[in-house]
Context: one part of a larger RNA
C1' cells in the first nucleotide's frame, strides 16, 4: 500500500412541541394476589401528580393582587374573543449524566525500582619499562665559628616519557549502521582528587550531584506501574443506505470576547391571517452629486484707491516731510473647501380607504427545528495607502462565486452569455466568432497602415520634411519658390579706443551719395589689411510655392536570460476604422416522448415548476432478532458463494436462470435494535 472483518447521535430521568390512541376530569406508583417452563399478562392498590385562579419574597388576600399614605398611577392577572384536559406511546429538541467516536500535555493516590548511573560505606585487587634525582646520611676540603663547597649514598613527587587500564579533544567512517553512539587515525590521564571486583546505604516534589537541571535500568525541568479514568480538550480528524420538496449565512448588539458563545437578522416545517407584498400615481421633508462665493476660511494679478495702522527697513530732505516698502481694508479680476453654502438635483426614504399586475405567489403573526457570525472577486461611491497592491476598511440588503454545471475569454472560483427534471436527435438564438488547426464569409463597400505596427489587454515624457485628411493665411504670368549667371558700390580705414582696430576685439553714432540693388554690415577669415559668402538687385527659366493649427495611422525613445511567441501555423490582410448582409455557436428557447412536485377544477386535464453546500421537511430500501401468519419453501437440494448478458423499480434494491454448496430458510402484519463504511497518521488479521 491493497483486501477482509470490526469501527461513531445511544440509554435513563425530567421538561416541552407535534402525530396517534384511551378516558372525560385523567392516570395510577411502590407493594399485594393470581398465573406461566420463563416472561408477557390479569386483578387489586387513589399514596400521589396534573387540571379547575391569580398576585405577592412572604405573612396573606383573592377576580383580583403587589407596590404605595392612597379609592391614584403602574406591573402581573381576570373579564372579552377564543381555545379543552389528562394518561400512554412514537418522533424532534433541551437539561443532567462519559452523552456521536477516537486523541493530549497534565493532576492526584498507592506501590515498584540504585544488577544502568550519581555519591557514600566495608572489604579485596591492578598500574610494563624508562627518565628526573627533594629531604636526609656518610666522607673529603675550606673556615675561629655560623656555615659553604665537592664526592658518594639515598629515593621524594596530585613530577616527566610511555604500554596495560581509564578517557573521549579533533578529523574521517557509519548514518534502513557491526552498533538505539560503533569503527579508523590522531589525542588526554596513566602512584593518584587513580582505576576496578564483590557486598551494602540513599528515591520520586524525593535522592544523588568537583553543578551539565546532569544522573536515578535505551525513560528525567520531576522515574516507572496500577488506580482515580471513558480526566478535560471553546482544538484537529472521522461519522456508514436511497429518492423527493424548499434552501441559507459569513451581518448587528453584548461577551477576560475576537478561529468560542448568546439574542436579533437570513432558512425550513405546521397552523393562522387574507393582499397587508410589489409597481405606478399623488403628497411630503431633505442639503448629497453638481454648482457658487452671499457667510466662514484659503487664494492670483492690478504703474488701481488712499481708507486706516505701523514707523522694522531703503532712498531723499537742514528740518517738517516726501518716495518705495510692510500690515489691514475697499474696488476690480481669476480661483479653492469633508468639518463653507445665496443655491441645488437624480436616486433613496415616509405616507395614501388612490390606480394596477400577480393568485401557480408574496407580506405579516404564533409555534417546532436549524445552520450561519473566517467570506472572495467584480462594478460604482468613499476613507487609509503612493488616486501602489490579487492591499485594507466602509457603503450600494448591486452582481457572480461560495452553494452553479453548460458556451465564450488559448488555459483561467468571483469577468461576458446563460441557470442542467430525464431521453432523443433536429431547428432558432446569446455572448463570442466565420484562412487552417476549428463549426461558420479567403463576404460586400469605403478609407487608412508598410511599422509584421497589428492580429487579447497594456508601455511615458520627449524627438522627427514618415504618411493621409481638415482648416486658416502669405507670395505668384505686372513671373512667385528653387537653381544657374552677374552685381553687391562711393564719401570711408565713420568717430573713439588701441601697438594695430580698415563692415566684422570693445564703446558711441548708424548718416549722405551713385544706383536695378548694395547694412557705417548677418557669418567665415587676417597681427592688421587682404580674401570668401549673406542681406538686397538684374537676367535666364516657367507654375505653383511657403507658413501655421488640428485630427487619423505609423517611426524613434524601447535593454534579459528556449527562436519562446498574436493560443499555434501563419497573415500585407487573415491588420485598423466605419457601415451592411449572411452563417456558426450553449445543458438557453422551440420540437417529440416520459417522470415527479404544486395549484385549480369539470378528476384527467390545464398552468406553473423540478442546479444546490450548511440546514429544515417528506417518502422509502436493506440488515439482525421477537410475536402471529402463510397449517409457506427445502436432500427432486435451504443459507452462503460464482455469473456480463433475462425481468421489475427514479433509486436504495427486488425477482428469475445456470454452476457451486450441503441444512436450513422465507412471505404478509406488527414489534425491538449492538441496523448500512471509503476515508478517522482508525483497530485486528492476511498478502
Nucleotide at each position: 500500500g491493497c483486501c477482509a472483518a470490526c469501527g461513531a447521535g445511544u440509554c435513563u430521568a425530567u421538561a416541552u412541541a407535534u402525530g396517534c390512541a384511551g378516558c372525560a376530569a385523567g392516570c395510577u406508583a411502590a407493594g399485594g394476589a393470581g398465573g406461566u417452563a420463563a416472561a408477557g399478562c390479569u386483578c387489586u392498590g387513589g399514596a400521589g401528580c396534573u387540571g379547575u385562579a391569580g398576585g405577592g419574597a412572604a405573612a396573606c388576600c383573592g377576580a383580583g393582587u403587589g407596590u404605595g399614605a392612597a379609592u391614584a398611577g403602574c406591573g402581573c392577572g381576570a373579564a372579552c374573543u377564543a381555545a379543552u384536559g389528562u394518561u400512554g406511546u412514537a418522533u424532534g429538541u433541551a437539561u443532567a449524566g462519559g452523552a456521536c467516536c477516537c486523541g493530549a500535555a497534565a493532576c492526584c493516590a498507592a506501590g515498584u525500582g540504585a544488577u544502568c548511573u550519581u555519591u557514600c560505606c566495608a572489604u579485596g585487587u591492578g598500574c610494563a619499562g624508562g627518565g628526573u634525582g627533594a629531604a636526609c646520611c656518610u666522607c673529603c676540603g675550606c673556615g675561629a665559628a655560623a656555615g659553604c663547597g665537592g664526592a658518594g649514598g639515598g629515593g621524594a613527587g596530585g613530577c616527566c616519557c610511555g604500554a596495560a587500564c581509564c578517557g573521549g579533544g579533533u578529523g574521517g567512517u557509519c548514518g534502513u549502521g557491526c552498533a538505539a553512539u560503533u569503527c579508523c587515525a590522531u589525542c588526554g590521564g596513566a602512584u593518584g582528587a587513580c582505576g576496578u571486583g564483590u557486598g551494602g546505604a540513599a528515591a520520586g516534589c524525593a535522592g544523588u550531584g568537583a553543578a551539565a537541571a546532569g544522573c536515578u535500568a535505551a525513560u528525567c525541568g520531576a522515574a516507572c506501574u496500577u488506580g482515580g479514568u471513558a480526566a478535560u480538550a471553546g482544538c484537529u480528524g472521522g461519522u456508514u443506505c436511497u429518492c423527493u420538496c424548499c434552501g441559507a449565512a459569513a451581518u448587528a448588539g453584548c461577551u477576560u470576547u475576537a478561529g468560542g458563545g448568546u439574542u436579533a437578522g437570513c432558512g425550513u416545517u405546521a397552523c393562522g391571517u387574507g393582499u397587508u407584498c410589489c409597481c405606478u400615481c399623488u403628497g411630503g421633508g431633505g442639503g448629497u452629486a453638481g454648482a457658487g462665493c452671499a457667510c466662514u476660511g484659503a487664494u492670483u494679478g492690478g504703474a488701481u484707491c488712499u481708507u486706516g495702522g505701523a514707523u522694522a527697513g531703503c532712498c531723499u530732505u537742514a528740518a517738517c516731510g516726501g518716495g518705495c516698502g510692510c500690515c489691514a481694508g475697499a474696488c476690480u479680476u481669476g480661483u479653492c473647501a469633508a468639518a463653507c453654502u445665496c443655491c441645488g438635483a437624480a436616486u433613496a426614504c415616509c405616507a395614501g380607504u388612490a390606480g394596477g399586475u400577480u393568485a401557480a405567489u408574496a407580506g405579516c403573526g404564533u409555534a417546532g427545528c436549524a445552520g450561519u457570525u473566517a467570506g472572495a472577486c467584480u462594478a460604482c461611491g468613499g476613507g487609509c495607502g503612493c488616486g501602489a497592491a490579487g492591499g485594507u476598511c466602509c457603503g450600494u440588503u448591486g452582481g457572480u462565486c461560495a452553494a452553479a454545471a453548460g458556451g465564450g475569454a488559448a488555459a483561467c472560483a468571483g469577468c461576458c452569455c446563460a441557470g442542467a427534471u430525464c431521453u432523443c436527435a433536429a431547428a432558432a438564438u446569446a455572448a463570442g466568432g466565420u484562412c487552417c488547426c476549428u463549426a461558420a464569409a479567403u463576404a460586400u463597400a469605403u478609407a487608412c497602415u508598410c511599422a509584421g505596427u497589428g492580429c487579447a489587454c497594456u508601455u511615458a515624457a520627449g524627438g522627427a520634411g514618415g504618411u493621409g485628411g481638415a482648416a486658416u493665411u502669405u507670395c505668384c504670368u505686372c513671373g512667385a519658390c528653387a537653381a544657374u549667371c552677374a552685381g553687391g558700390a562711393g564719401g570711408u580705414u565713420g568717430g573713439c579706443u588701441u601697438a594695430g582696430a580698415a563692415g566684422c576685439a570693445g564703446c558711441c553714432a548708424u548718416c549722405c551719395u551713385u544706383u536695378a540693388a548694395a547694412g557705417a554690415u548677418a557669418g567665415c577669415g587676417u597681427a592688421a589689411c587682404a580674401g570668401c559668402u549673406c542681406a538686397c538687385u538684374g537676367a535666364u527659366c516657367u507654375a505653383g510655392a511657403g507658413a501655421u493649427u488640428c485630427c487619423g495611422c505609423g517611426c524613434c525613445g524601447c535593454a534579459a536570460a528556449u527562436a519562446a511567441u498574436c493560443g499555434g501555423g501563419g497573415c500585407u490582410a487573415a491588420g485598423u476604422a466605419u457601415a451592411u448582409u449572411a452563417c456558426c455557436g450553449a445543458a438557453u428557447u422551440u420540437g417529440a416522448g416520459g417522470a415527479c412536485u404544486g395549484u385549480a377544477u369539470u378528476u384527467a386535464u390545464a398552468c406553473a415548476g423540478u442546479g444546490g453546500u450548511a440546514g429544515g421537511a417528506g417518502a422509502g430500501c436493506g440488515u439482525u432478532c421477537c410475536u402471529c401468519u402463510c397449517u409457506g419453501c427445502g436432500u427432486u437440494g435451504a443459507a452462503g458463494g460464482a455469473u456480463a448478458a433475462g425481468g421489475c423499480g427514479u433509486g436504495a434494491g427486488c425477482c428469475a436462470g445456470u454452476c457451486u454448496g450441503a441444512a436450513g430458510c422465507g412471505u404478509g402484519a406488527g414489534g425491538a435494535a449492538g441496523u448500512g463504511a471509503g476515508a478517522a497518521u482508525g483497530u485486528u488479521g492476511g498478502c
The prediction has a mean pLDDT of 82. Predicted 3D model of a 687-nucleotide part of an RNA (large-subunit ribosomal RNA, domain II) from a Minisyncoccota bacterium. The sequence was found in a public genome assembly. Lineage of the source: Bacteria > Bacillati > Minisyncoccota.